[in-house]
Predicted 3D model of a 543-nucleotide part of an RNA (small-subunit ribosomal RNA, 5' domain) from an uncultured bacterium. Model confidence (mean pLDDT): 83 of 100.
Context: one part of a larger RNA
RNA sequence: GAGCGAACGCUGGCGGCGUGCCUAACACAUGCAAGUCGAGCGAGAAAGUCCCCGCAAGGGGAUGAGUACAGCGGCGAACGGGUGAGUAACGCGUGGGUAACCUGCCCUUCCGCUCGGGAUAACUUCGCGAAAGCGGGGCUAAUACCGGAUGAUGUUUCCCUGGGGCAUCCCGGGGAAACCAAAGGGGGCGAGCGUAAGCGGCUUUCACGGGAGGAGGGACCUGCGUCCGAUUAGCUAGUUGGUGAGGUAACGGCCCACCAAGGCGACGAUCGGUAGCCGGCCUGAGAGGGUGAUCGGCCACACUGGGACUGAGACACGGCCCAGACUCCUACGGGAGGCAGCAUGGGGAAUAUUGCGCAAUGGGCGAAACCCUGACGCAUCGACGCCGCGUGGGGGAUGAAGGCCUUCGGGUUGUAAACCCCUGUCGGGUGGAGCGAAUCUCUCUCUGACGAAUACUCAGAGGGACUGACGGUACCACCAAAGGAAGCCCCGGCUAACUACGUGCCAGCAGCCGCGGUAAUACGUAGGGGGUAAGCGUUGCUC
Numbered sequence: 001g002a003g004c005g006a007a008c009g010c011u012g013g014c015g016g017c018g019u020g021c022c023u024a025a026c027a028c029a030u031g032c033a034a035g036u037c038g039a040g041c042g043a044g045a046a047a048g049u050c051c052c053c054g055c056a057a058g059g060g061g062a063u064g065a066g067u068a069c070a071g072c073g074g075c076g077a078a079c080g081g082g083u084g085a086g087u088a089a090c091g092c093g094u095g096g097g098u099a100a101c102c103u104g105c106c107c108u109u110c111c112g113c114u115c116g117g118g119a120u121a122a123c124u125u126c127g128c129g130a131a132a133g134c135g136g137g138g139c140u141a142a143u144a145c146c147g148g149a150u151g152a153u154g155u156u157u158c159c160c161u162g163g164g165g166c167a168u169c170c171c172g173g174g175g176a177a178a179c180c181a182a183a184g185g186g187g188g189c190g191a192g193c194g195u196a197a198g199c200g201g202c203u204u205u206c207a208c209g210g211g212a213g214g215a216g217g218g219a220c221c222u223g224c225g226u227c228c229g230a231u232u233a234g235c236u237a238g239u240u241g242g243u244g245a246g247g248u249a250a251c252g253g254c255c256c257a258c259c260a261a262g263g264c265g266a267c268g269a270u271c272g273g274u275a276g277c278c279g280g281c282c283u284g285a286g287a288g289g290g291u292g293a294u295c296g297g298c299c300a301c302a303c304u305g306g307g308a309c310u311g312a313g314a315c316a317c318g319g320c321c322c323a324g325a326c327u328c329c330u331a332c333g334g335g336a337g338g339c340a341g342c343a344u345g346g347g348g349a350a351u352a353u354u355g356c357g358c359a360a361u362g363g364g365c366g367a368a369a370c371c372c373u374g375a376c377g378c379a380u381c382g383a384c385g386c387c388g389c390g391u392g393g394g395g396g397a398u399g400a401a402g403g404c405c406u407u408c409g410g411g412u413u414g415u416a417a418a419c420c421c422c423u424g425u426c427g428g429g430u431g432g433a434g435c436g437a438a439u440c441u442c443u444c445u446c447u448g449a450c451g452a453a454u455a456c457u458c459a460g461a462g463g464g465a466c467u468g469a470c471g472g473u474a475c476c477a478c479c480a481a482a483g484g485a486a487g488c489c490c491c492g493g494c495u496a497a498c499u500a501c502g503u504g505c506c507a508g509c510a511g512c513c514g515c516g517g518u519a520a521u522a523c524g525u526a527g528g529g530g531g532u533a534a535g536c537g538u539u540g541c542u543c
Base pairs, nucleotide, nucleotide: 001543002542003541004540006539007538008537009536010535013389014388015387016386017385018384019382020381021347026345030343031342032341035075036074037073040072041071048063049062050061051060052059053058082301083300084299091226092225093224094223095222096221097220098219101218102217103216106214107213108212109211110210111209112208114148115147116146117145123138124137125136126135127134128133154179155178156177157176158175159174160173161172162171163170164169184206185205186204187203188202189201192199193198227273228272229271234264235263236262239261240260241259242258243257244256246254276298277297278296279295280291281290282289283288303324304323305322306321307320326337327336328335329334353379355378356377357376361375362373363372364371392422393421394420395419402413403412404411405410426484428479429478430477431476436470441465442464443463444462445461446460447459448458449457487532488531489530490529491528492513493512494511498527499526500525501524502523508515509514
């Protein structure tokens, strides 16, 4: 000199954009943060409103509504959001590899979607319990569950054959055997069956099963790189390798049995300390040094430790089980809980609101409307940072008054003020009202595709309609008035800026050198001056 997620002191007008627990991975009251689908399924209220009967009390019916609450089932809940405890490691970065792998939803494409069955929640009933909840009996449905069928381009084994490679092998073609599937829902339509309820047919669409390819995502292996200590020098028994078996999506001592006795280390093993890593950020001419807040990528964690279940995906923050500590409830038998999500207490020098909205973007579910979304968009608070603007402009000397100094002549504050003229940014008041919003959806028209069809559905084009938290905000116009807006640090040298008084090695200052013991430009105050400015200084830390 530059920088900061800063703090502290004094001061403080406005706006834009950013940014805000660095400490206790401390403990958490309360609310919210993950649901959704009735176009998978069975059931199913009430209030309100209307009608009828009735003198009334009341009763019945319709609507509400196949709605709410709940249940079965599906998808999501593994994303999004938080934190940095642990980790010196294939964790991260970078470059390769898998002849050793998986992949829900999505895209392209091929084939298929058949016949049956038995249950069980909800509901009802009985019982136990203070509760949390649990048990028995009875009824019922499905895109829930089970059995059979069909089945290759799939899987496994074998055979023939061509090619290739990196030991086991890999790729292509042909053949044989065995094994494995499925689910329906919505819309529309002349002709079928049935007295009817309904069944069936055609079609379209969304689902469903199997396969191939893709996209995106993930798993594993590996070269190189990745802090300090040698006052840590030896470390290692699943340890190193082999064979076999198991396990996994998959290789592997991953696990196990047996066999061999290896493996690592001064090119620093092992041990100890510290630490999430990176893109970046700060500094520097660079080399380098420091750092890893915000934003983005990866990793790890979710009260502490352990475990698996479900699933395409977890060993799962707002799931389950066990143990532990802690808190809460209890009828003492037993139960409930996990903010390192958003707001919230404590700790601390220190870091915000228990705000508004799903209008936008993104996500989940759904055919869709919708619903959900403390992601997100906004608003609030803080000069915490950067940037912009303002606190007025012009004129104005007899150089007023006052202050300070004085050699008593004067000098200085100082065009500064007063005063005159002007302007109106910001702030105040009044009016006023655009963008962010066109996607989706609905509707109309046209065209194309499917189709027996002018139906339904899908695609495209055009027209119209709906939707704003921020917010009566930005912006604009008008109104009045200089009115409402300047501090902070410094003035001995370094270092820009000097005098007076007070004090008298006292009180004090101080970054270094050093000032102060009776004329102190160094202490305190004043006048003046210098610097900077809504900031200025101090402290801490980095280069």